Predicted 3D model of a 1531-nucleotide RNA (small-subunit ribosomal RNA) from an uncultured prokaryote.
Its Rfam family is "Bacterial small subunit ribosomal RNA". Gene Ontology terms of the family: structural constituent of ribosome and ribosome.
RNA sequence: AGAGUUUGAUCCUGGCUCAGAACGAACGCUGGCGGCGUGCUUAACACAUGCAAGUCGAACGAGAAAGCUUCCUUCGGGAAGUAAGUAGAGUGGCGCACGGGUGAGUAACGCGUAGGUAAUCUACCCUUAUAACUGGGAUAACAUCGCGAAAGCGGUGCUAAUACCGGAUACACUUCUUUACUGCGGGGUAAAGGAGGAAAGGUGGCCUCUUCAUGAAAGCUACCGUAUAGGGAUGAGCCUGCGUACCAUUAGCUAGUAGGCGGGGUAACGGCCCACCUAGGCAACGAUGGUUAACGGGUCUGAGAGGAUGAUCCGCCACACUGUAACUGGAACACGGACCAGACUCCUACGGGAGGCAGCAGUGAGGAAUAUUGCGCAAUGGGGGAAACCCUGACGCAGCGACGCCGCGUGGAUGAUGAAGGCCUUCGGGUCGUAAAAUCCUGUCAGAUGGAAAGAAAUGCAUAUAUAUGUAUUAAUACUACGUAUGUUUGACGGUACCACCAAAGGAAGCACCGGCUAACUCCGUGCCAGCAGCCGCGGUAAUACGGAGGGUGCAAGCGUUGUUCGGAAUUACUGGGCGUAAAGCGCGCGUAGGCGGUUUGUUAAGUCAGAUGUGAAAGUCCCCGCCUCAACCGUGGAAGUGCAUUUGAAACUGGCAGACUUCAGUACUGGAGGGGGUGGUGGAAUUCCCGGUGUAGAGGCGAAAUUCGUAGAUAUCGGGAGGAAUACCGGUGGCGAAGGCGACCACCUGGCCAGAUACUGACGCUGAGGUGCGAAGGCGUGGGGAGCAAACAGGAUUAGAUACCCUGGUAGUCCACGCCGUAAACGAUGUCAACUAGGUGUUUGGGGAGGUUAAUCUUCUCAUUGCCGCAGCUAACGCAUUAAGUUGACCGCCUGGGGAGUACGGUCGCAAGAUUAAAACUCAAAGGAAUUGACGGGGGCCCGCACAAGCGGUGGAGCAUGUGGUUCAAUUCGACGCAACGCGCAGAACCUUACCUGGGCUUGACAUCCCGAGAACCUUUUGGAAACAAGAGAGUCUCUUUUUGAGAGAAUUUGGUGACAGGUGCUGCAUGGCUGUCGUCAGCUCGUGUCGUGAGAUGUUGGGUUAAGUCCCGCAACGAGCGCAACCCCUACCCUUAGUUGCCAUCAUUAAGUUGGGCACUUUAGGGGGACUGCCGGUGCUAAACCGGAGGAAGGUGGGGACGACGUCAAGUCCUCAUGGCCUUUAUGCCCAGGGCUACACACGUGCUACAAUGGGCGGCACAAAGGGCAGCGACGCCGCGAGGUGUAGCAAAUCCCAAAAAACCGUUCUCAGUUCGGAUCGGAGUCUGCAACUCGACUCCGUGAAGUUGGAAUCGCUAGUAAUCGUGGAUCAGCAUGCCACGGUGAAUACGUUCCCGGGCUUUGUACACACCGCCCGUCACACCACGAAAGUCUGCUGUACCAGAAGUCGCUGGGCUAACCCCGCUUGCGGGGGGGCAGGCGCCUAAGGUACGGCCGGUAAUUGGGGUGAAGUCGUAACAAGGUAACC
Repeated sequence: AGAGUUUGAUCCUGGCUCAGAACGAACGCUGGCGGCGUGCUUAACACAUGCAAGUCGAACGAGAAAGCUUCCUUCGGGAAGUAAGUAGAGUGGCGCACGGGUGAGUAACGCGUAGGUAAUCUACCCUUAUAACUGGGAUAACAUCGCGAAAGCGGUGCUAAUACCGGAUACACUUCUUUACUGCGGGGUAAAGGAGGAAAGGUGGCCUCUUCAUGAAAGCUACCGUAUAGGGAUGAGCCUGCGUACCAUUAGCUAGUAGGCGGGGUAACGGCCCACCUAGGCAACGAUGGUUAACGGGUCUGAGAGGAUGAUCCGCCACACUGUAACUGGAACACGGACCAGACUCCUACGGGAGGCAGCAGUGAGGAAUAUUGCGCAAUGGGGGAAACCCUGACGCAGCGACGCCGCGUGGAUGAUGAAGGCCUUCGGGUCGUAAAAUCCUGUCAGAUGGAAAGAAAUGCAUAUAUAUGUAUUAAUACUACGUAUGUUUGACGGUACCACCAAAGGAAGCACCGGCUAACUCCGUGCCAGCAGCCGCGGUAAUACGGAGGGUGCAAGCGUUGUUCGGAAUUACUGGGCGUAAAGCGCGCGUAGGCGGUUUGUUAAGUCAGAUGUGAAAGUCCCCGCCUCAACCGUGGAAGUGCAUUUGAAACUGGCAGACUUCAGUACUGGAGGGGGUGGUGGAAUUCCCGGUGUAGAGGCGAAAUUCGUAGAUAUCGGGAGGAAUACCGGUGGCGAAGGCGACCACCUGGCCAGAUACUGACGCUGAGGUGCGAAGGCGUGGGGAGCAAACAGGAUUAGAUACCCUGGUAGUCCACGCCGUAAACGAUGUCAACUAGGUGUUUGGGGAGGUUAAUCUUCUCAUUGCCGCAGCUAACGCAUUAAGUUGACCGCCUGGGGAGUACGGUCGCAAGAUUAAAACUCAAAGGAAUUGACGGGGGCCCGCACAAGCGGUGGAGCAUGUGGUUCAAUUCGACGCAACGCGCAGAACCUUACCUGGGCUUGACAUCCCGAGAACCUUUUGGAAACAAGAGAGUCUCUUUUUGAGAGAAUUUGGUGACAGGUGCUGCAUGGCUGUCGUCAGCUCGUGUCGUGAGAUGUUGGGUUAAGUCCCGCAACGAGCGCAACCCCUACCCUUAGUUGCCAUCAUUAAGUUGGGCACUUUAGGGGGACUGCCGGUGCUAAACCGGAGGAAGGUGGGGACGACGUCAAGUCCUCAUGGCCUUUAUGCCCAGGGCUACACACGUGCUACAAUGGGCGGCACAAAGGGCAGCGACGCCGCGAGGUGUAGCAAAUCCCAAAAAACCGUUCUCAGUUCGGAUCGGAGUCUGCAACUCGACUCCGUGAAGUUGGAAUCGCUAGUAAUCGUGGAUCAGCAUGCCACGGUGAAUACGUUCCCGGGCUUUGUACACACCGCCCGUCACACCACGAAAGUCUGCUGUACCAGAAGUCGCUGGGCUAACCCCGCUUGCGGGGGGGCAGGCGCCUAAGGUACGGCCGGUAAUUGGGGUGAAGUCGUAACAAGGUAACC
């Protein structure tokens, strides 16, 4: 720091996804050790059990028991002492408000930060000062009686205090009055006077004074405690500025509300509370309401700014089963206190009681998920105490969990036959891999044994001996207290850390991934299955993507997955984005708040800047250093903490105040243009209607028609009239207006704009959330009007349908008045204002100036306006470009992936239609912009082709042949399927072929290589059998070496055997090679360099001509080149030359005959040359290329024909020609054999043959080819047969011989238009030939038979000249078998105006939502399934409001007839009685929780039914959109 993903490719926009870091985590697999941390995120759910707050006898009274000892005893026991002033309980003091837990509530002065308190309190602690005098009455404990199941309660009686109460005294305290000084302030200080308000003792010691007199008391003294006052410290209360989540689909809220006066209350200000008065207060800078949430230091992330978060630790707040209210106290409205109500749990004798783990452990439940009912107060800290000490689940430790961070280990070195084995393999090898084994070492951890810390400082105790411990007190060197010194006591962890030693490589490696992103590749299995997947996407028989294996990569005691947060994301943009077309400028003005604001002077100091001070807790982060062996962890110090406050200064800028200026802006004046707006009026043309005339059969309408009108007189035409609407020409990218919009003419009223020249005001300005006004068409309301046009509607057409397009009608509406609606692709898809930044151009519009004579005209300058072109610049590109989309400033509006959706709900507006504001669930990985290359278009232009047209002949009808489909069959082998399958593979299925079927056989095999045994080979032959084959018999032996009877070796061949292997026309042509078809013999397809473009790409190759041609020429940011075209090659047409045998014969001779001699002139044959090149002439053309015409020539513009087929397309065809990967098969899917089948037959199609006849058929005569083939062959002549053919041989390996007769034509004759003397199918009979064999299933011959068919519907094919048509000939295959195929010649036409149309193609341009490329894409309803959502009669929960009822406990107030120790008074005077004061119970009242009633509001759940939406496999109906999408599309 980026990457993947939209496309055929590109750039951009834009979302989705990934790589990083982190976590109180969970889950899966795995797991050696240690240190340090950390551990209910869910049910603030419910809790068994134990513990978590007590302590003080030096505040007080009272005070056991067991046990032990002694004595007594009636032997049952009793008494005394001790235990012991102990235990336990009580009064009292202090503590329990700390510590510990949790985050429910709270959007708040709750928290943070900075301040204030002159508006306050503060127990314990420290300090200063003073005081502590004098009295009194009770009460618990205890005893006793009673009630109760219990918890507990009550009566009577006794008693103490540092418990309680009275009095005195007191100040610096409180309050009031006066005076003085002082403070910024409401206050502070000082003085005087009046009034009010305190206390408690305990322990130790001592005897100087007094009393009693060993010594005590008073007293003194020390310490502790008490009271008052001041100060400090600490803590707390209250107040204020600023900051502190989301929703405006929450916009108005508020009666104690806001303020005042006076009271009450509080420690304290205050409507905190009350009475009265006023009517305020809060709110768009977000009140009120709703939702969510404890807050901060910090933590995570990030470059930062930010974003997210608020576990552990620290600070603060709130809470303690839920709700309310209080008591005590310095402090609580109190977690382990109390009262009441409620829910829940437990006990109960049913009457009544008890309880609160969000303390530590622990249990249940919930949950993906979170630990021990441990040890200890040794340390630190806390409470009480004088202290010892006690208490302390705070805390210190240990236990459990890889939950996290950090550290260590699982060994090190050497070791190549590169072992075995696994995996792969091109079979050679490669790899795991120095890895292992083996050899030599080491000893961390774990294990065993032994040693062994620090953490301990204190307190306490002892000692300090009159010679030598300090201070205080005192008469005192006693005593005491506080110090000091020495000694001594105390460790949960724990025999732990650590150290030494022993043995031993021994006990210790996994997890994920390997298609791209993203480091890492092969094999096997599977076969759109199973599965994977974060995104893109893999899987349909060769999967680096699934599963396994081998190998590799990454991390490592962990590794992955899931979840969450930040990052990447500049994807909310402050740093740091945008809005013409991608999402995004309000339809347009006016204008409020707000924001911003010209030049200049002075002043101020709010903003701003600088310095200083305070604060910003600690921990954390960062830096240095230190310490546990290191690290994590921890410690010391520093920095930082960008903030806030106070203060001192500066004065440029912004702001405030005061003053000035003129250029912004405005006013006045003089002119000017204009469909600007409103009102009234006046015209002419046209349509329609009405009346009348003329006139007659049609008119109208369309692609063609019909509906319609018309003989009741239309259309047409003439005259007259009525009525409404719109205003031709002018008219123009011309004018005006803010926009919508505005068009005949005249008048009136009225807004804005432009120019000119002066004068004046003096910043008066710009923008503009809300607000308000205007606002096309259409729609709505009321009333008019209504000619034309025309939704709806009707009819006619079209159509498969046609609720459309077309036609005939036609109502709302369109028009007017008044009032609503408030939206448009309301567009320049471009907000308003201002400034700046090259130009050019115009019969643009309006105005002004100058010049030349001014009148037109002209030239030029300038202001405003409106267009086009264009530089810089900008832009993704297209494009914009002084009328900016450039460069800047000000303000407003708007956007944040597509769909759902501009929809639902709610609100506002509206009469309604609807408008406006405006989501979510769910779903997709895209949606989109611009440009590029193609392809396509029922787009355009240009141009070709037997493409059409013009012609000739066919096919489609018949019969037959042949191929195919279908059907049938045991099998009818297989392939080929639009053109480009179908007389195709097949250049020839009776057996063979043959691949198919049935049956019979073989299994190393019919064929190849290797090994072993036997026999050379080979030949003859028997039996069975359909044959293959099986079982036999006979004969016969090769070459070489040699020890020559043996034996061995060898090549060919036969046979038996073993296993490697053979074999497969089995599958996959969608794994392939090769070959082929097709577009198409169409003229195209590309490259290098350069240039242009961000890029895909473009240019070249386009353009103007021309051509059969990207053929050539010219031009041109292109210049060249390649594959194609053409040419080079072959045949053919002319000539020359060479050569003449088998060819030829002009001349000479000869013959029946080129038969022979002779000759090579000609023909011909086959070698080599020539010839044709737009070369020449004329014209056209731009001069060129070229075209047209002509001459010459055998041939003229590629002479004719062939071979030759660019880049590519069709996953075109072929695994059955061949080759080949993979798969399958191996006594069979291989091989051999016989027979059958490929030849079937209701039918359909293709390709052909023969015909339908007279341009013909039959018969007779007679003429002229070319090109081929021939020895297992062609086969003459002769003879036989009607014939097919037979017989028999001559010749010929062929310019020599043979096939071989060419046929049509021509000459003659016959038939005379008919199912025929046409036609020949079919069938019967008889034959011939080939062949092992013609039954299924050959061809031919003869005789007989004589079917359909009389020129062929829709449709469709070939052909442009030696062509079509027609006629015959040959060849391949082949034993035999063409109507097919491939060749050959004979005879030999017609027509082409032309390119509008059909088909195909080329170039170019245009549109595109197509790119599998129009056989494309794609829309909506319906049907089915699933999903989420809305509405809904209702119904259910929760929260909440208003009104009312009711009202526990409690505070307060009133009352208090009942009760009452302290104080006062009176009486009697032991004691008591009465009264007063005070207090209490009780009663009443205010407030109020739970509860109840009624009526609402809000959120949510659910619901018959219903609505649209989304997603789904190849459903149904149409074809709306994309091309002019076939009616341009869209709002």